[in-house]
RNA sequence: UCUUAUCGAGAAAGGCUGAGGGAUCAGGCCCUAUGACGCCUUAGCAACCGCCCUGUAUAUAACCUAUACGAGGAAAGGUGCUAACUCCUGCUCCGGUUUUCCGGGGAAAGAUGAGA
Repeated sequence: UCUUAUCGAGAAAGGCUGAGGGAUCAGGCCCUAUGACGCCUUAGCAACCGCCCUGUAUAUAACCUAUACGAGGAAAGGUGCUAACUCCUGCUCCGGUUUUCCGGGGAAAGAUGAGA
C1' cells in the first nucleotide's frame, strides 16, 4: 500500500514527567496544575487471530484430512483496548420542517484485527 471483518457494548489504579490534549484541516463541544498528553508498572475489558469442542456442505468408495460457513467453551499464547458513538459535524441521498433545525441511509477519512 491492497483486500476483508468490526467500530451505540465493555474495562483504572499507582509511579515518573510537567502543558497541552481529544488522528489530520475547519467549525463546535469537551478533558486538563484536583496534573492532562506521553512513558513505565500492576490490574482489568473484550474475544480479532491462535487454542478446545462441535454442526452442515464440498473433495474421498469410506475413513483420515483439508477447505468454506456457523454453534458452544476457556482466557495460560499473539494483538488490541480501558473519558465522551470513531466526542459531534463537514460529502451525498431520503423524510419532517419556517431559512435555521431534527431524524435516518450511504460514502469518504480514521482505528483495530486477519490475510497479501
A computed fold for a 116-nucleotide RNA from a soil metagenome, annotated as SAM riboswitch aptamer (S box leader).
Its mean pLDDT, the model's own confidence on a scale to 100, is 84.